[in-house]
RNA sequence: UCCAUAUUUCGGCAAACUCAUUGAAAAAUGAGGACGCAAAACUAUAGGGACUAAAUCCAUUUGGGUAAGUCAGCCAGUUGCACUU
Numbered sequence: 001u002c003c004a005u006a007u008u009u010c011g012g013c014a015a016a017c018u019c020a021u022u023g024a025a026a027a028a029u030g031a032g033g034a035c036g037c038a039a040a041a042c043u044a045u046a047g048g049g050a051c052u053a054a055a056u057c058c059a060u061u062u063g064g065g066u067a068a069g070u071c072a073g074c075c076a077g078u079u080g081c082a083c084u085u
Base pairs, nucleotide, nucleotide: 006084008082012037013036017032018031019030020029021028022027035073041078042077043076047075048074049071050070051069056065057064058063
């Protein structure tokens, strides 16, 4: 110096939930809050998967289909990291 395994958390991120704003919704952003995370960093027209259905189509009493919407903390892809053994 490189590879592998395990451990720690000064520091980093922040689930559920609450409030505010935006949105048709899914959800996003901000403030609080910590379930967890060694990639919980980035990538959503050009990998798979999940959620929603405004508009639109079909049906006709409240139903069903469809993404131009959303999710990277589902898998995947790309890049990368402090300390100890």
The RNA shown here (c-di-GMP-I riboswitch aptamer) has 85 nucleotides. It matches the Rfam family "c-di-GMP-I riboswitch aptamer". Rfam describes the family as follows. GEMM was predicted in a large-scale screen for bacterial structured RNA regulatory elements.